[in-house]
RNA sequence: CCGCCUGUAGCUCAGUUGGUAGAGCGCGGAGCUUAUACCUCCGUGGUCCUUGGUUCGAGUCCAAGCGGGCGGACAA
Numbered sequence: 001c002c003g004c005c006u007g008u009a010g011c012u013c014a015g016u017u018g019g020u021a022g023a024g025c026g027c028g029g030a031g032c033u034u035a036u037a038c039c040u041c042c043g044u045g046g047u048c049c050u051u052g053g054u055u056c057g058a059g060u061c062c063a064a065g066c067g068g069g070c071g072g073a074c075a076a
Base pairs, nucleotide, nucleotide: 001072002071003070004069005068006067007066010025011024012023013022019056026044027043028042029041030040031039049065050064051063052062053061
């Protein structure tokens, strides 16, 4: 320098044909227990990497940029 994949909750990840975002873990509270843990119930969660575009409507499509990963080329 070129190509591909990827970026969503504190973490790991879903998200269908574009229709207005979820799970598990975690965290807080209650129950249970002598107490802690386990377990059960309730609650808590987001500028969907950034900017712009398309659209009635974008996490999703398009462009540029930024971060991460993989492969290739060149050089050594």
The RNA shown here (transfer RNA) has 76 nucleotides and comes from Candidatus Kaiserbacteria bacterium RIFOXYD1_FULL_42_15. It matches the Rfam family "tRNA". Its family is annotated with triplet codon-amino acid adaptor activity in the Gene Ontology. By type it is a transfer RNA. The sequence is in RNAcentral, with records from ENA. Its mean pLDDT, the model's own confidence on a scale to 100, is 81. The organism belongs to Candidatus Kaiseribacteriota, within Bacteria.